Description:
This is a predicted structure of a 346-nucleotide part of an RNA (small-subunit ribosomal RNA, central domain) from uncultured Treponema sp. The organism belongs to Treponema, within Bacteria. Its Rfam family is "Bacterial small subunit ribosomal RNA". Its family is annotated with ribosome and structural constituent of ribosome in the Gene Ontology.
[in-house]
Context: one part of a larger RNA
Formats: sequence, C1' cells, structure tokens
RNA sequence: UUGGGCGUAAAGGGUAUGUAGGCGGUUCUGAAAGCUUGGUGUGAAAGGCAGGGGCUCAACCCCUGGACUGCAUUGAGAACUGCAGGACUAGAAUUACUGAAGGGCAGCCAGAAUUCCAUGUGUAGGGGUGAAAUCUGUAGAUAUGUGGAAGAAUACCAAUGGCGAAGGCAGGCUGCUGGCAGAUGAUUGACGCUGAGGUACGAAAGUGCGGGGAGCAAACAGGAUUAGAUACCCUGGUAGUCCGCACAGUAAACGAUGUGCACUAGGUGUAGGUGCUGAAGCAUCUGUGCCGGAGCGAACGUGAUAAGUGCACCGCCUGGGGAGUAUGCCUGCAAGGGUGAAACUC
Repeated sequence: UUGGGCGUAAAGGGUAUGUAGGCGGUUCUGAAAGCUUGGUGUGAAAGGCAGGGGCUCAACCCCUGGACUGCAUUGAGAACUGCAGGACUAGAAUUACUGAAGGGCAGCCAGAAUUCCAUGUGUAGGGGUGAAAUCUGUAGAUAUGUGGAAGAAUACCAAUGGCGAAGGCAGGCUGCUGGCAGAUGAUUGACGCUGAGGUACGAAAGUGCGGGGAGCAAACAGGAUUAGAUACCCUGGUAGUCCGCACAGUAAACGAUGUGCACUAGGUGUAGGUGCUGAAGCAUCUGUGCCGGAGCGAACGUGAUAAGUGCACCGCCUGGGGAGUAUGCCUGCAAGGGUGAAACUC
C1' cells in the first nucleotide's frame, strides 16, 4: 500500500462557515465523452504457454497454434453516468401568520450579603483549631443601632428545564441584533450534501497598555503538625480574579461517539407548537430524558438523540517506550503553540 478500523482497546479535527474537489431529486429531447458490441490495422522476433517433431534420452533445437487481456481507426446501440437544451415539485430556500427562550451586544436600574469609614450603646474579650498559636482588642475590639463608600456576584424561582455551532449563557428593564419551532397558503425551481487549504469564533490560566480592586487568593511571610513538612490546618497576603482595547489558541474543548440524508418494535416522563372540540383524552411536528425489542457489540452496553441497516464527503489510527521529544519550517512580545521524526530498546 491493500485490507481492517476510530464510545471505553491506537484512532472523530475544539466548533462553525466556506474555496477547490468529490457526490447529487423527477421527467422529456438531442448529440454520443465514459460504457456495451462488431470490422480493420497494429500489438517484431526470440522467450513463456499448449500440441507435435529432431539429436539414443534430457538439456538444447525446430514446426504449428493460441496468447500478447493493449493502442489506433471505423461502424452500430442508447439502459446507466457525464454533456447540452426544455419542463416539474417531493430536496433546498424566500415570504405572510403564530409562538417559546439564562442566544449575542450596549445602556440604565434594584435588593440581600461582604469589607471599610464615621458615629451611638456597651465591656473584656474576639478570632481560629483535632487541640493550639501566630493575629486582633482597654489608644475600647467582638456584638448591636444609625449614616456613608466601594467592588464583585445575582439566594428563592431552578428542573436528566430553556437557548447557542462549539466555547458558553442566569437579578430586572429598555434599545439594537442572530437563530429556532409550528400550521397553512403563495413564490423560486435542484438553487443541494460534504468540504483539503483558507477564514471566523474559541473555557480557564497567561501576556501588553490603561483603569479598578470589596471578597477570594497562586507566589510569599508567620503560626501549627511532623522524624522532616519547601504540604494538608490556621493568621495574613501580592499577582490574578473585574472593566476596556489588543495578543495568545490550548483543555478529560467529552456524548471520550464528525457532518448530512433515508429506512427500521414498543412503553413512559418532560419543553415549545399544531389539529380533533371547550375539558378529559387522542393524534402529530420539533427538542430533551429514562426503560426496552430486534439488530449490533470482545464485553460493558447501545438501541428512531444508534454504537442497527445503507449512501455521500471529510478527519484520523496501524505495537509499548524513546516522544508530542529532537530538527527544520510556520506562528507569538514572551510563555508557548502548530507541524513532527530517528537511533536505541522491550
């Protein structure tokens, strides 16, 4: 390579959008590129294969046949694929109507709690732990009342509940904006699926500049514990956590399960919509859960939200260690990231 695979054994790209490419609904007509089927030419000889023959046999040699699965050219066919033209509506999309939502961005507002400041009451403790101590307090703390300031986060509602492509999103209101679901009609008429590169987004930590800083808290300091204790526990505490702009581009970025389409038993919750008829109930579409049949699976399990049955396209794997290392290249301010070996060894 072929083949076989990718939930947990090695293996799904973090996610989307989309270029090239690959693949692509129904029907009619045309031409005939692929395709099918003839003719002709060529496909040297030798060798090889089959059948004969000649050296006493064999090796060796000779003859005949077939083969050389190919290429070129010239006819025929028109089912399928492609091409060209016409038509269609079941895919896709647009629009009208209804609806739900922590989807995104910006602005404004709110109430608890915490800390700090001022002040009143009040007096000897407070705090912390397994027990203590560091710490704090007669210069009046802790507790409690009143007033004020600041920053961050939004209890209950709250849910295998909602939204988002993923990361993720939660106090309330307003504005701007994106997507989604449903029923019916109209419109366009295959406009579709996937997607190497590319581009955009991408938790936390981290970086640059400027703000902010209540609480928490790497580093650090002290107190304990201990044989030691560069820890676990305690008292403090700086980056950071927050905001704006820019960078970084990684995660157990997980459903460890790529995207799309079609088909394949049931039962039972739940969210949003629709229909029957107002309720009960039934039916149906989209999402989200549990159980479960066939099937699949090494088993665990999965089972219309498939890991079943198929198709299309992409990504990835090929024994463990060495190693996500070295080197080169790309990228970054840096930290680093991307791509990514071999020797050797078992």
Its mean pLDDT, the model's own confidence on a scale to 100, is 90. The RNAcentral record of the full RNA draws on ENA and SILVA.